[in-house]
Context: one part of a larger RNA
Molecule: small-subunit ribosomal RNA, central domain
Organism: Pseudobdellovibrionaceae bacterium
RNA sequence: CUGGGCGUAAAGAGCGCGUAGGCGGGAAUUUAAGUCAGGAGUGAAAACUGGCGGCUCAACCGCCAGCCUGCUCUUGAAACUGGAUUUCUUGAGGGUAUGAGAGGAAAGCGGAAUUCCCAGUGUAGCGGUGAAAUGCGUAGAUAUUGGGAGGAACACCAGUGGCGAAGGCGGCUUUCUGGCAUACAACUGACGCUGAGGCGCGAAAGCGUGGGGAGCAAACGGGAUUAGAUACCCCGGUAGUCCACGCCGUAAACGAUGGGUACUAGGUGUAGGAGGUAUCGACCCCUUCUGUGCCGUAGUUAACACAAUAAGUACCCCGCCUGGGGAGUACGGCCGCAAGGUUGAAACUC
Numbered sequence: 001c002u003g004g005g006c007g008u009a010a011a012g013a014g015c016g017c018g019u020a021g022g023c024g025g026g027a028a029u030u031u032a033a034g035u036c037a038g039g040a041g042u043g044a045a046a047a048c049u050g051g052c053g054g055c056u057c058a059a060c061c062g063c064c065a066g067c068c069u070g071c072u073c074u075u076g077a078a079a080c081u082g083g084a085u086u087u088c089u090u091g092a093g094g095g096u097a098u099g100a101g102a103g104g105a106a107a108g109c110g111g112a113a114u115u116c117c118c119a120g121u122g123u124a125g126c127g128g129u130g131a132a133a134u135g136c137g138u139a140g141a142u143a144u145u146g147g148g149a150g151g152a153a154c155a156c157c158a159g160u161g162g163c164g165a166a167g168g169c170g171g172c173u174u175u176c177u178g179g180c181a182u183a184c185a186a187c188u189g190a191c192g193c194u195g196a197g198g199c200g201c202g203a204a205a206g207c208g209u210g211g212g213g214a215g216c217a218a219a220c221g222g223g224a225u226u227a228g229a230u231a232c233c234c235c236g237g238u239a240g241u242c243c244a245c246g247c248c249g250u251a252a253a254c255g256a257u258g259g260g261u262a263c264u265a266g267g268u269g270u271a272g273g274a275g276g277u278a279u280c281g282a283c284c285c286c287u288u289c290u291g292u293g294c295c296g297u298a299g300u301u302a303a304c305a306c307a308a309u310a311a312g313u314a315c316c317c318c319g320c321c322u323g324g325g326g327a328g329u330a331c332g333g334c335c336g337c338a339a340g341g342u343u344g345a346a347a348c349u350c
Stems, first nucleotide, its partner, number of pairs: 003322004007304002012318001014201004021194003025088007033081002035077008048066007091191001092188002095184005103177007110154001115149007125136002162169002206247006215241002220236004258317006266295011299306002323350003332343004
């Protein structure tokens, strides 16, 4: 390589959009590139295989046949694949009407709480812990009342609830804007799926410039604990956390499970829609679609478990794995301001 695999053993790219490519629904006609059949040419010899023969046998050698799995030309076949033309509607899209939603962006607004400032009341403690101490407080703290400032986050509602491709999204209002579901079936007519490269998005931390800074809090200082304590606990506290713009491009970026389509018992909850039954109406009940959970049959699995949201049965496309360490390292390339990222070995060793 062939092969076998990728939930947990090595292995699904963090996620999307999409180029080339690969693959692709029903019917008819045609073509004959693939495909299949016949014929012809070629496919050096040797080697190889079978048979026969020559050295006393064998190795070795000779003769005949096969083989040379291929290529080219030619005559046909037309099921399948491909090409061309016509056509269809179920895939896909679009239309109309409804509907739910923390989907995204911007602006404005609100209340609770923490902290700080001012003023009142008030007096000796407060705070903190396993116990303490550092710390704060007679220059009047803590507590309490009134007023003010500022930043960040939005209790209850809240739910294996919802939305989003993923990261993620939660106070209220407005503006702009993406996606989704359901019903109808009068529109287009395969317009589809996947996707090497490429492009975009991408938590937290980190970086650049400028703001902001209440609380929290790496680093740091102090108090304890301890044999020590560069920790866990306590008192402080700076970057940071927040905003704007620009970088970074990683993660246990997890469902550790790539995307698409079809098929394969059921039961039960929940969210959004539609239809029916019933009713004065609402509920209830039944059917159905979409999402999200639990249980479970067949089947699968090394087991655990998965089981219509498959890890079952199949097909299409992409990514990835191939013993452990060395090592996600070195070198080189590319990217980055840097931190570093990405691509990614070998010697050696077990």